The RNA shown here (SAM riboswitch aptamer (S box leader)) has 104 nucleotides and comes from Clostridium kluyveri. Its Rfam family is "SAM riboswitch aptamer (S box leader)". The family has 457 seed sequences and 9,625 matches in Rfam 15.1. NCBI's taxonomy places the organism under Bacteria, Bacillati, Clostridia, Clostridiaceae, Clostridium. RNAcentral holds the sequence, with entries from Rfam and Ribocentre.
[in-house]
RNA sequence: UUCUUAUCAAGAGAGGCGGAGGGACUGGCCCUAUGAUGCCCGGCAACCUGAAUGUUAUUUGUUCAAUGGUGCCAAUUCCUGCGGGGUAACCUGAAAGAUGAGAU
Numbered sequence: 001u002u003c004u005u006a007u008c009a010a011g012a013g014a015g016g017c018g019g020a021g022g023g024a025c026u027g028g029c030c031c032u033a034u035g036a037u038g039c040c041c042g043g044c045a046a047c048c049u050g051a052a053u054g055u056u057a058u059u060u061g062u063u064c065a066a067u068g069g070u071g072c073c074a075a076u077u078c079c080u081g082c083g084g085g086g087u088a089a090c091c092u093g094a095a096a097g098a099u100g101a102g103a104u
Base pairs, nucleotide, nucleotide: 002103003102004101005100006099007098008097013041015040016039017038021031022030023029025081027079028078042073043072044071047069048068049065050064051063052062053061054060077096082093083092084091085090
């Protein structure tokens, strides 16, 4: 980089540094000097992982643990971009994206 697969409606500081931009992209709509993005600290969370336990043919359920590997901490993955339904509001599937795990 690419492929497979699971998840994406919950959760997370009025701290320090630092200074203008940021929310992937399109169009919107937003956040931001009452100081963003970022870094540090802090925190959230059980995807991998560890422990206990139930069921079973495979396999899988439940509970606990943030010590280890990741991840995350404005807004539903902020909405939307393609398709279906609907007068519309809106509903829904996919794509795209993000993250984990496995492969390459």